The prediction has a mean pLDDT of 76.
The RNA shown here (Bacterial RNase P class A) has 317 nucleotides and comes from a rhizosphere metagenome.
Its Rfam family is "Bacterial RNase P class A". About the family: Ribonuclease P (RNase P) is a ubiquitous endoribonuclease, found in archaea, bacteria and eukarya as well as chloroplasts and mitochondria. By type it is a ribozyme.
RNAcentral holds the sequence, with entries from MGnify.
[in-house]
């Protein structure tokens, strides 16, 4: 003086005046209540309602390191493993599979998963020269050039020139076996030249899980009443039972004309609370000032977004 984790505040007291809601009376008064930490986004989960049992596949949707606890669930909480980032304290990680198959990998580049741009090479075949050599048909990926990324490094042989094409150590990966760890995982032997780029928050694939639609859910009450026409489909199965099929179930269903009613009250909260609508102003003290983000709509648990300023505790350089 620069940081880094956790916790917490995000206005207080008073005086007047309002609002919106419930109780109580003397019916205009008295007392009680009246936004958040995210009330938000609507990303999970749950009650709670309905839905013809909600039964089985498909399809789809969420989750993805380990142990352990707490939760109904989502999820959180303590420890640890891997992966990257910080000198550190710490901090990020959709943290299963890229060797099953498909796509995609800008620009640049010959070539992005398969090439040959400049380049090296004439051993073997051609053809031209007495040759030397030059041409051709070819070989080659070592070195340059592109890029985020070009398919294992260094050295040595070996080669016309190369190359894991041999071979030695080194990395990496796959197999066996060994030791430690409940376990993810760590360490090491021996073996095979096996060297096989990223992306799965692309589609997929593995594994675990879900029954759908949501308070405009639905439920009561009270008005209306009447039910009519016309067409259409249907027991050879309609309508309905979540997208789809199997299964269920069993007669009624659709669309058009014209007529009535389209109002309250629960659901709705352990003193906010509906009518999309209240929850505030405006003076004084204190203070450096009172200024961030942001206003409850069925309720809770999470999750992830903002967010002025200040307070405290423990670390680091």
């Nucleotide at each position: 003086g620069a940081g880094u984790c956790g916790g917490c505040c995000g206005g207080g007291c008073g005086g007047c005046g309002g609002c919106c809601u419930c109780a109580g009376c003397u019916u205009g008064c008295u007392g009680g209540g009246g936004a958040g930490g995210a009330a938000a986004g609507u990303c999970c989960g749950g009650a709670c309602u309905u839905c013809a049992u909600a039964g089985g596949g498909c399809a789809g949707g969420a989750c993805g390191c380990c142990u352990g606890g707490c939760g109904c669930a989502a999820g959180c909480c303590a420890g640890g493993g891997c992966g990257g980032g910080g000198c550190g304290a710490c901090c990020c990680g959709a943290c299963g599979g890229a060797a099953a198959g498909u796509g995609c990998c800008a620009c640049a580049g010959a070539g992005a998963c398969a090439g040959a741009c400049c380049g090296c090479c004439u051993a073997c075949c051609c053809c031209c020269g007495c040759a030397a050599g030059g041409g051709g048909c070819g070989g080659c990926a070592a070195g340059g050039g592109u890029g985020a990324a070009a398919c294992g490094g260094u050295g040595g042989g070996g080669c016309a020139a190369g190359a894991g094409c041999c071979c030695a150590c080194c990395a990496g990966c796959g197999a066996u076996c060994c030791g430690g760890g409940c376990a993810a995982c760590c360490g090491g032997a021996u073996c095979g030249g096996c060297u096989g780029g990223g992306c799965a928050a692309a589609c997929c694939c593995c594994g675990u899980u879900c029954g759908a639609a949501g308070c405009a859910a639905g439920g009561c009450c009270a008005a209306a009443u009447a039910g009519g026409g016309a067409g259409g489909g249907g027991u050879u199965g309609a309508c309905c039972c979540g997208g789809c099929c199997c299964g269920g179930c069993g007669a009624c269903c659709c669309u058009c004309c014209g007529g009535g009613u389209u109002g309250g009250c629960c659901g709705c909260a352990u003193c906010a609370g509906a009518c999309a609508a209240a929850u505030c102003g405006u003076c004084g003290c204190a203070c450096a000032a009172a200024g961030a983000c942001a206003g409850a709509a069925u309720c809770c648990g999470g999750c992830u977004u903002a967010c002025a300023g200040g307070c405290c505790g423990a670390c680091u350089c």